Source information
A computed fold for a 333-nucleotide RNA from a Thermoleophilia bacterium, annotated as Bacterial RNase P class A. It was read from a public genome assembly, where an Rfam model found it. Its Rfam family is "Bacterial RNase P class A". It is annotated as a ribozyme.
RNA sequence: GGUGCAGGCCGGGUGGCCGCGGCGCCUCUCCGGAGGCGUCGAGGAAAGUCCGGACACCGCAGGGCAGGACGCUCCCGUGAGGGAGGCGGCGAAAGCCGACGGAAAGUGACACAGAAAACAGACCGCCGGUCGCGAAUCUCCGGAGUCGCGGCCGGUAAGGGUGAAACGGUGGGGUAAGAGCUCACCAGCGGCCCCGGCGACGGGGCCGGCUCGUCAAACCCCGUCCGGUGCAAGGCGAACAGGCUCCGCCGACGCGGCCCGCCGAGGAGCCGGGUAGCUGCACAGAUGGAUGGUCACCCUCGACAAAAUCCGGCUUACAGGCCUGCUACGGAA
Numbered sequence: 001g002g003u004g005c006a007g008g009c010c011g012g013g014u015g016g017c018c019g020c021g022g023c024g025c026c027u028c029u030c031c032g033g034a035g036g037c038g039u040c041g042a043g044g045a046a047a048g049u050c051c052g053g054a055c056a057c058c059g060c061a062g063g064g065c066a067g068g069a070c071g072c073u074c075c076c077g078u079g080a081g082g083g084a085g086g087c088g089g090c091g092a093a094a095g096c097c098g099a100c101g102g103a104a105a106g107u108g109a110c111a112c113a114g115a116a117a118a119c120a121g122a123c124c125g126c127c128g129g130u131c132g133c134g135a136a137u138c139u140c141c142g143g144a145g146u147c148g149c150g151g152c153c154g155g156u157a158a159g160g161g162u163g164a165a166a167c168g169g170u171g172g173g174g175u176a177a178g179a180g181c182u183c184a185c186c187a188g189c190g191g192c193c194c195c196g197g198c199g200a201c202g203g204g205g206c207c208g209g210c211u212c213g214u215c216a217a218a219c220c221c222c223g224u225c226c227g228g229u230g231c232a233a234g235g236c237g238a239a240c241a242g243g244c245u246c247c248g249c250c251g252a253c254g255c256g257g258c259c260c261g262c263c264g265a266g267g268a269g270c271c272g273g274g275u276a277g278c279u280g281c282a283c284a285g286a287u288g289g290a291u292g293g294u295c296a297c298c299c300u301c302g303a304c305a306a307a308a309u310c311c312g313g314c315u316u317a318c319a320g321g322c323c324u325g326c327u328a329c330g331g332a333a
Stems, first nucleotide, its partner, number of pairs: 001329001004326007012298007020041009043304001047315002050313005055230004067226005072085005086100001087098004101221002106219002108215003123160002125156011137144002168186006187211002189208008234279003242271006251263001253261002299302001
């Protein structure tokens, strides 16, 4: 110089003009508000609403079932989660990705192709036996063995072929042909032991022919954890209508009239419901819900996107730019 990787940061700037919302002060006011000044006014993700918590209400003796979430180790954290590691995969490397317990408990699934897709099985092939036919040969003429073809019975899984995957691989022995049938080495699994590491795990040795497919983000098994609902939670609570009690000038009814009784307009108090509103509510903050527009100049010409109870975390989206470290390659000294 520059390929790639990781981490961190920024997310147009300045000024003028016109606007919007909250709060404070001042002035005016028809008391509804209006004006002026000052100050504050979106994000790294405010997003998805996926987790954890605060807060709030309901439920709750304890336990279980069902359901759900999670699942390698150590450390930090109430927790979600984070950091550092292990193992597996990818990459030449820096590094990236992984729901990463159990498939040797049970059930289930495995397209197409293929004989067969899971207690194996047998299409072609290979081998043995037997029967029949044919060919040539031998013959003591009764037959005998050999070869070929076909039928039946049996053995085999080495070879062929299919597939993402075919019940370990290579070689020697063995066999009628074969096969972990046996042996050596390799791979895997299991058991025991030694060493390193807190641990996951890693390295090594010995033994056992044990060779067991894949899938659990399929059911399931094992382990750990989990009450429900979310600020439209919840609290206060007008007006109007309603219920109860009391008063009731006056009116109306009963009465010839008065007293008295009853009914009612009206008034007062109390009650239940919980609408409007207030609160919950925040050093932005509403419930028609503010945070904008325009002009000038400059630059690399500007992405994804905008609060709604709060806080923490995760995930996702993102034009462009800056810084730091590391890695491959090239060049110079």